A computed fold for a 1398-nucleotide RNA from an uncultured bacterium, annotated as small-subunit ribosomal RNA. Model confidence (mean pLDDT): 84 of 100. The RNAcentral record of the sequence draws on ENA. Rfam family: Bacterial small subunit ribosomal RNA.
RNA sequence: AGAGUUUGAUCCUGGCUCAGGAUGAACGCUAGCUACAGGCUUAACACAUGCAAGUCGAGGGGAAACGACAUCGAAAGCUUGCUUUUGAUGGGCGUCGACCGGCGCACGGGUGAGUAACGCGUAUCCAACCUGCCCACCACUUGGGGAUAACCUUGCGAAAGUAAGACUAAUACCCAAUGAUAUCUCUAGAAGGCAUCUGAAAGAGAUUAAAGAUUUAUCGGUGAUGGAUGGGGAUGCGUCUGAUUAGCUUGUUGGCGGGGUAACGGCCCACCAAGGCAACGAUCAGUAGGGGUUCUGAGAGGAAGGUCCCCCACAUUGGAACUGAGACACGGUCCAAACUCCUACGGGAGGCAGCAGUGAGGAAUAUUGGUCAAUGGACGAGAGUCUGAACCAGCCAAGUAGCGUGCAGGAUGACGGCCCUACGGGUUGUAAACCUCUUUUGUCGGAGAGUAAAGUACGCUACGUGUAGUGUAUUGCAAGUAUCCGAAGAAAAAGCAUCGGCUAACUCCGUGCCAGCAGCCGCGGUAAUACGGAGGAUGCAAGCGUUAUCCGGAUUUAUUGGGUUUAAAGGGUGCGUAGGCGGCACGCCAAGUCAGCGGUGAAAUUUCCGGGCUCAACCCGGAGUGUGCCGUUGAAACUGGCGAGCUAGAGUACACAAGAGGCAGGCGGAAUGCGUGGUGUAGCGGUGAAAUGCAUAGAUAUCACGCAGAACCCCGAUUGCGAAGGCAGCCUGCUAGGGUGAAACAGACGCUGAGGCACGAAAGCGUGGGUAGCAAACAGGAUUAGAUACCCUGGUAGUCCACGCUGUAAACGAUGAUUACUAGGUGUGGGGGGUCUGACCCCUUCCGUGCCGGAGUUAACACAAUAAGUAAUCCACCUGGGGAGUACGGCCGCAAGGUUGAAACUCAAAGGAAUUGACGGGGGCCCGCACAAGCAGUGGAGUAUGUGGUUUAAUUCGACGCAACGCGAAGAACCUUACCAAGUCUUGACAUCCCUUGACAGACAUAGAAAUAUGUUUUCUCUUCGGAGCAAGGAGACAGGUGGUGCAUGGUUGUCGUCAGCUCGUGUCGUGAGAUGUUGGGUUAAGUCCCGCAACGAGCGCAACCCUUAUGGUCAGUUACUACGCAAGAGGACUCUGGCCAGACUGCCGUUGACAAAACGGAGGAAGGUGGGGAUGACGUCAAAUCAUCAUGCCCUUUAUGACUUGGGCUACACACGUACUACAAUGGCGUUAAACAAAGAGAAGCAAAGCUGUGAGGCCGAGCAAAUCCCAAAAAUAACGUCUCAGUUCGGAUUGUAGUCUGCAACUCGACUACAUGAAGCUGGAAUCGCUAGUAAUCGCGAAUCAGAAUGUCGCGGUGAAUACGUUCCCGGGUCUUGCACACACCGCCCGUCAAG
Repeated sequence: AGAGUUUGAUCCUGGCUCAGGAUGAACGCUAGCUACAGGCUUAACACAUGCAAGUCGAGGGGAAACGACAUCGAAAGCUUGCUUUUGAUGGGCGUCGACCGGCGCACGGGUGAGUAACGCGUAUCCAACCUGCCCACCACUUGGGGAUAACCUUGCGAAAGUAAGACUAAUACCCAAUGAUAUCUCUAGAAGGCAUCUGAAAGAGAUUAAAGAUUUAUCGGUGAUGGAUGGGGAUGCGUCUGAUUAGCUUGUUGGCGGGGUAACGGCCCACCAAGGCAACGAUCAGUAGGGGUUCUGAGAGGAAGGUCCCCCACAUUGGAACUGAGACACGGUCCAAACUCCUACGGGAGGCAGCAGUGAGGAAUAUUGGUCAAUGGACGAGAGUCUGAACCAGCCAAGUAGCGUGCAGGAUGACGGCCCUACGGGUUGUAAACCUCUUUUGUCGGAGAGUAAAGUACGCUACGUGUAGUGUAUUGCAAGUAUCCGAAGAAAAAGCAUCGGCUAACUCCGUGCCAGCAGCCGCGGUAAUACGGAGGAUGCAAGCGUUAUCCGGAUUUAUUGGGUUUAAAGGGUGCGUAGGCGGCACGCCAAGUCAGCGGUGAAAUUUCCGGGCUCAACCCGGAGUGUGCCGUUGAAACUGGCGAGCUAGAGUACACAAGAGGCAGGCGGAAUGCGUGGUGUAGCGGUGAAAUGCAUAGAUAUCACGCAGAACCCCGAUUGCGAAGGCAGCCUGCUAGGGUGAAACAGACGCUGAGGCACGAAAGCGUGGGUAGCAAACAGGAUUAGAUACCCUGGUAGUCCACGCUGUAAACGAUGAUUACUAGGUGUGGGGGGUCUGACCCCUUCCGUGCCGGAGUUAACACAAUAAGUAAUCCACCUGGGGAGUACGGCCGCAAGGUUGAAACUCAAAGGAAUUGACGGGGGCCCGCACAAGCAGUGGAGUAUGUGGUUUAAUUCGACGCAACGCGAAGAACCUUACCAAGUCUUGACAUCCCUUGACAGACAUAGAAAUAUGUUUUCUCUUCGGAGCAAGGAGACAGGUGGUGCAUGGUUGUCGUCAGCUCGUGUCGUGAGAUGUUGGGUUAAGUCCCGCAACGAGCGCAACCCUUAUGGUCAGUUACUACGCAAGAGGACUCUGGCCAGACUGCCGUUGACAAAACGGAGGAAGGUGGGGAUGACGUCAAAUCAUCAUGCCCUUUAUGACUUGGGCUACACACGUACUACAAUGGCGUUAAACAAAGAGAAGCAAAGCUGUGAGGCCGAGCAAAUCCCAAAAAUAACGUCUCAGUUCGGAUUGUAGUCUGCAACUCGACUACAUGAAGCUGGAAUCGCUAGUAAUCGCGAAUCAGAAUGUCGCGGUGAAUACGUUCCCGGGUCUUGCACACACCGCCCGUCAAG
């Protein structure tokens, strides 16, 4: 000293939370010792029991108890005069219960209920007071008297108690004497400046005292004065919250006179007056003992008032007095009340908030202990007695402080635990073991203080009494404690919390949004450093955590030290009261202010210095502080007061011009509606489109005339005026304010303004008018899923006027008023001055009203002389969001409502500004078969194929908008195969290692569906002799898994999209996120290029480089080609093949363009503006797809989820969808004819010619060919001719029957093909929807992969070969700039209301 938390990120505002310290604490786990201090915070609840206030015989009468003694008896014993026991007598003695009397009991101890008060604190005052015991001093202490308690007697009563009679004493009581420096009266009157008044000295008169005791020396007693101590009273200042408590008060405020008191006083009383307090908060309500101090804080402050000290109050509750120096009395009295107890029912007793203790309450707080040894107190002459005050001990980690639980060495870094793993290791950890040393504390044994300065008793000495000195004896609860010495022995002594961030400290296992954690953010849904356990680590330590409370952090109530345009917050506006603040210069005062000195501010506490307990805590001494109050002496700048001045502020008068300022009255035209009349005829009106409505009873339209009410077109404008609300036709009257000029008057008269008063849009309310248009409510018509809306047709309050009320608005510049100062530029309104004079322009000045902008300010946006800048004064308001401007109360209002204005509860945010994206049924620009323009389809039929669904023992699994669905699968009869049923195997079908053996395999036979099992037969190979290969058997490590998780992953792929984008370095700008670059002007297919520019460069993409195709050249070439009918031979011209080149670059010309890039047109050229096609896919998005291609973490399985076999299934079938094929026919079908023209491929377990054969699929035979040579191989559409003649047909071919062919162990489930026969639906397809811009669509055939066989699929090849594109408004997708945003999981977002359930 800060940190976490609002956001995708940022800055700010703002709340919540944490880290610190503290406690009379409590709870959880744990616990060795000592010292010091502490211990009912709750029920001022109720209390059993014991103790807490007595003492004095030197005041008294006395003698109940105890003891000693004396006398007299009795008994026993015997040493016969003694002892013991016992009885009686004796207050004569020590003493003493009860009683009279004195002093004390008003202290000490407890508690905090009450009290918001002179209660407390502090300061001052009492000339308005008292004070026992104590001290000093003066005077006195004389003489009498009558009672009464105890005791005794007699009663009453259960008891407590009480009555009567009789006796007696005193330091008890009474009378008298004496008596003043006392008190009172009278005289007197110094002095106080005077008056009221106070009143010294002096004089006279009156009144009032006393007690003795004991034995010679004291203690007492009475009166007076003074002191000390303690109390009483008065006053200033300070002392909690609430205004949703605003008025309170009748003894109230004051006076005269009395009473009362120790004393003043309405303290009380009679009379008189009508005052007193209060916004500087009276009264009322709530809460509370106050202070020294304690905790916290840098301080200022905030909170607290336990222990200790001071004061106050109280003693079951309420009231009252008595006694006394002192009480209205904790352990006194009386009365009342509640409660408890006793009772003979008549009546009585009691008061722990004293110390212990009990019950209750509560989270919670101790022993019915010891002693008067010390300190202190009461009484006493004293010894002494009493003392739950006090001193000690006991219990409690409840606090603070100290000590210990060992120290040193010790590595093969042991064992064990935990973790990793490449098997090597890491960590616990010098930790342990082991060895050496020490012994605080604890245990045992011994010694052993100080607290006792002193007191008491008995002596002695000194001087002067009663004091001092001295001698002896005696007095210690705690306690044989502290302390010291010795002995043995590491021995007997460590836990608690935490480990995601804040916040020091990390891994494994378990769990699987469960169990749980959590102070805030948050963690947990199968790899949790956040839950539980373990290992390890960190922190503190005889404690550690949790909870509660206070301060701090929080500048988050801001005096120090905050704010108010938009985050919470400026009153709607003015006038003005109290209050606050106030211009220039002079003099005086000294209230504020400043300085010196003095008093006080108790002690303890805190701080510093020093000292004592072994240290420390603790205790002791000293200093300082105590920021305050009071007194006194000065100063005079500033504030203030008083006096006398000034003119710059404010004001008055004068002159000039401006204005929708206000009020009242009058006038005007246009429009609208209505009325009357004319013309005129079928519609009008209204809307996106309509309808309701009006209209042949004559509308709308149009003309003329009339009536009514309301509002004032153009001018008109960031214009003007006004305090704001607000103000607009014209004229008149009344009236207010502001501006400029000049400087006559006056002389601070000013600013602000709580309460108060006034004004205050619209709507609304009351009464009475008025009502043309408009128009809430309402009605109808539409729209719609609905439409209590938007749109339309009507229409009432209202809008208008008069009077009254209401008192609010986004009453906004979301910006209070006033004053001063602080760069500029440019408009505009109203004045003045100047230069020129020209009716302009220009310069300058004051007042208003706008824009831009610098400094400065601001979180930013922005504000910026009209401040949100710099200062000053005053007012108002704010303190997280919601609840809520709500409830209750008060006030106002006719009402509606307004104003003032909470809390419970709940959340961790709510919010401001700006940034980047995404989004918009926002905008601009641009692109794409995106639309449009076209062509051909799909959707209807049949079939093929895939999917869903259903079914099934199984119908294995995956793929699901585009971007799943003829997809994985370039080909399921067995196999494939992962699925199902049945039968089998368990180191295994497959891999490595070890041991043993030498066979295994094959052939045959039997059983079986097969796998397999059994039997017969045959019987190892190589070798460098170490072994190796192969096979069988065995044991265990392990194999195996198309089991799960594509949301743990790698790799691969799809998609946006072949869209033109995506970024970086340095620099610059911004507090920052970020921006700039990449935006802008052009251009392009393109972030392509050019220009400009705080940017300059660069990278990944684009383009190019690659392949192919189109032209030519050159070289080369056989199996190609050729002069052929064929072959050989020859040739290399042509075709072809394949190497290398050339060619295209906006290169050339023209126009446009910014002198650019580029575009357009043209030439040449095979090809022209990336020539066509392909490969090539940026940063990223979709937790997109795939664990079943493969790889792989983790989990699961291991006689099974692995492996083998046979059979079945993946081919099911009410249905739905996708993708295709074939058609529906005449641009066609069929037939005949002679025919024509490809390209690209495949071929040895292959392609197969020719020939023969079959109607055909095919078969037989088989030349040739590992291919520019042979073969598949026939290209088809096309052409010509014929026929069919619009039909379910000579279209269409499904389905079915029969007979066959081929492949293959095997065509039943479940193949393809052939022939003959059969001849279904279908006559161009609803809503909707797909593809395509040129060699493209459409159409025609050919080939290949997979493959034993099995394409309408897929991938290729060529043939024929179109139509259309005006264009970018719209749909979809994309790019870019900009704008809005409460979205950021990003519009499939966010979010509001109603209803229902929990």